[in-house]
RNA sequence: GCCGGGAUAGCUCAAAGGUAGAGCAGGGCAUUCGUAAUGCUCAGGUUGAGGGUUCAAAUCCCUCUCCCGGCU
Numbered sequence: 001g002c003c004g005g006g007a008u009a010g011c012u013c014a015a016a017g018g019u020a021g022a023g024c025a026g027g028g029c030a031u032u033c034g035u036a037a038u039g040c041u042c043a044g045g046u047u048g049a050g051g052g053u054u055c056a057a058a059u060c061c062c063u064c065u066c067c068c069g070g071c072u
Stems, first nucleotide, its partner, number of pairs: 001071007010024004018055001026042005048064005
């Protein structure tokens, strides 16, 4: 330098154009003599950045940044 994959909640990951979700972690409550476990519930996101297409973009297109792998 070329090709491919990835970047979404504190962490691990979903979401193939129409309200951004789950598990774990965190707060609260229930249960228990108490703790753990379990159940219920709450909170937590400018979807890596900037543009474009569209009535509507995490999703499609372009550029850039970073990470992983391959080729040279």
Molecule: transfer RNA
Organism: Candidatus Omnitrophota bacterium